The RNA shown here (transfer RNA) has 73 nucleotides and comes from Thermodesulfobacterium commune DSM 2178. RNAcentral holds the sequence, with entries from ENA, GtRNAdb and Rfam. Taxonomically the source falls in Thermodesulfobacterium commune (Bacteria, Pseudomonadati, Thermodesulfobacteria, Thermodesulfobacteriales). It is recorded under the gene name tRNA-Asn-GTT-1-1. The same sequence occurs in records of 5 taxa. The coordinates come from a structure-prediction model, not an experiment, and the mean pLDDT is 80. Rfam family: tRNA. Rfam classes the family as a transfer RNA. Gene Ontology term of the family: triplet codon-amino acid adaptor activity.
RNA sequence: UCCCCGGUAGCUCAAUCGGCAGAGCGGUGGGCUGUUAACCCAUAGGCUGCAGGUUCGAGUCCUGCCCGGGGAG
Numbered sequence: 001u002c003c004c005c006g007g008u009a010g011c012u013c014a015a016u017c018g019g020c021a022g023a024g025c026g027g028u029g030g031g032c033u034g035u036u037a038a039c040c041c042a043u044a045g046g047c048u049g050c051a052g053g054u055u056c057g058a059g060u061c062c063u064g065c066c067c068g069g070g071g072a073g
Stems, first nucleotide, its partner, number of pairs: 001072007010025004019056001027043005049065005
């Protein structure tokens, strides 16, 4: 320098062919229990890496850049 994959909640990851952004764990509150753990119920938390473009509509498609991983020279 070039090629490929990835970046979404605190963490690990989903999200069909572009059409309401979700789950588990963790957090908070409550229930249960003599107490804790476990279990049950409820609940908060996101400008989807950044900046543009296409579109009625973008996590998803296009362009540039940044970060991480792998490969070629």